Context: one part of a larger RNA
RNA sequence: UGACGGGGGCCCGCACAAGCGGUGGAGCAUGUGGUUUAAUUCGAUGCAACGCGAAGAACCUUACCAGCCUUUGAUAUCCUGGAAACUUACUAGAGAUAGUUUGGUACCUUCGGGAAUCCAGUGACAGGUGCUGCAUGGCUGUCGUCAGCUCGUGUCGUGAGAUGUUGGGUUAAGUCCCGUAACGAGCGCAACCCCUGUCCCUAGUUGCCAGCGCAUAGUGGUGGGAACUCUAGGGAGACUGCCGGUGACAAACCGGAGGAAGGUGGGGAUGACGUCAAGUCAUCAUGGCCCGUAUGGGCUGGGCUACACACGUGCUACAAUGGCCGGUACAGAGGGCUGCCAACCCGCAAGGGGGAGCUAAUCUCAGAAAACCGGUCGUAGUCCGGAUUGGAGUCUGCAACUCGACUCCAUGAAGUUGGAAUCGCUAGUAAUCGCGAAUCAGAAUGUCGCGGUGAAUACGUUCCCGGGCCUUGUACA
Numbered sequence: 001u002g003a004c005g006g007g008g009g010c011c012c013g014c015a016c017a018a019g020c021g022g023u024g025g026a027g028c029a030u031g032u033g034g035u036u037u038a039a040u041u042c043g044a045u046g047c048a049a050c051g052c053g054a055a056g057a058a059c060c061u062u063a064c065c066a067g068c069c070u071u072u073g074a075u076a077u078c079c080u081g082g083a084a085a086c087u088u089a090c091u092a093g094a095g096a097u098a099g100u101u102u103g104g105u106a107c108c109u110u111c112g113g114g115a116a117u118c119c120a121g122u123g124a125c126a127g128g129u130g131c132u133g134c135a136u137g138g139c140u141g142u143c144g145u146c147a148g149c150u151c152g153u154g155u156c157g158u159g160a161g162a163u164g165u166u167g168g169g170u171u172a173a174g175u176c177c178c179g180u181a182a183c184g185a186g187c188g189c190a191a192c193c194c195c196u197g198u199c200c201c202u203a204g205u206u207g208c209c210a211g212c213g214c215a216u217a218g219u220g221g222u223g224g225g226a227a228c229u230c231u232a233g234g235g236a237g238a239c240u241g242c243c244g245g246u247g248a249c250a251a252a253c254c255g256g257a258g259g260a261a262g263g264u265g266g267g268g269a270u271g272a273c274g275u276c277a278a279g280u281c282a283u284c285a286u287g288g289c290c291c292g293u294a295u296g297g298g299c300u301g302g303g304c305u306a307c308a309c310a311c312g313u314g315c316u317a318c319a320a321u322g323g324c325c326g327g328u329a330c331a332g333a334g335g336g337c338u339g340c341c342a343a344c345c346c347g348c349a350a351g352g353g354g355g356a357g358c359u360a361a362u363c364u365c366a367g368a369a370a371a372c373c374g375g376u377c378g379u380a381g382u383c384c385g386g387a388u389u390g391g392a393g394u395c396u397g398c399a400a401c402u403c404g405a406c407u408c409c410a411u412g413a414a415g416u417u418g419g420a421a422u423c424g425c426u427a428g429u430a431a432u433c434g435c436g437a438a439u440c441a442g443a444a445u446g447u448c449g450c451g452g453u454g455a456a457u458a459c460g461u462u463c464c465c466g467g468g469c470c471u472u473g474u475a476c477a
Stems, first nucleotide, its partner, number of pairs: 001477002003474003007471007015461002019425005026316008034307002042053002064302007073125001077124002079121005086103001089100004107114002127291002130289003136285002138280003141276001143274001148187006154163003167178003193268004198236007208225002212223003239262001242256005318418001322377006334365003339358002344353003384415001389410007431453007
């Protein structure tokens, strides 16, 4: 100087407390451990691994296993020889592959040859998701959006170092003020950026419809309009600016006015010096090592989907604030040409037929759901719950056996609110309800977004956890 303390002081954070809803019990989904297996590919492992890499394993993917096959190789550069390239069909085989076969003789040329492509050969080489993240780059997590981390000059100290950065106030903040052997400065904080909340201007199509007509069973459907909503470009607006009080005449704090918004308005992006030899050699790149008739390459099938069990994360429930039936209302944000697919018809339905429109504020996915109105059920393992299983189908796709999703009929398991323990959340939040997208042929209860309805509680900082500043002890570095 740090680090640590079941030392002290001050302060903060959904850290506790106050509340609301969960997890831990059940069934299922998913990840992991373990076990099994020919293989169940590999990585991630307290917080900060475990719906994680994977924004989507039937083949492919695929790295694993078995079998079959290959060796200048699936691909790149160079050399030699031959053949234009390309293309049709058949046979054997699980296929890779092997054999036969049809059409075709092109382009440039100094006639030597050249360019593209294919075949054969030779070796230089290719190739490796093989090892080392403790050799690395890059990227990322975490402490933590915590308020800190440093430097120049000066001063003090023999020196390591100290000072500044401590102190009194204040702040979300090393934020600002005052004091001060310090005076300044840098990286962080804040602001500048984006979205959102109010108003104004400009512009009105595909969007809008107040007023005036027209038409219709009805609808901005139409003439028209530019007011409103909205769209998307520009601007205004919030600064403790104003008033009162407290304060040290300061910084600031408390209350008020005006205002759509008030003291960082709300949300996002933004992550200092560093820590964990944290994670990643399997995104990629890369040193070294290793394989190089295989640790490379191709194919078929299997596996990654196994199952006495244990854990994590979720979904659905256990019901009446509910289930079912009928009627009826209101979103936002997205996607669409190998695509989204309307009307209409068929089917109980998944879906099929059909073909209009749309490269989209035009057409379409697309009926939002909870809510509201009426009816029924009456506390029952039930008209709750839907696992499991049988049967019949639909769709995607060469192909749904291992191993897809969905529909209908039948079946109707556990489950009556969950031990110790433990998680999230402070407002348009929690809870609850549906909708969309990426990936994607098909395959979400996951992920990322979107809106609808919409709470309760916070006395307080003694305690638990994490952190910041000062100080003290130390046999630790």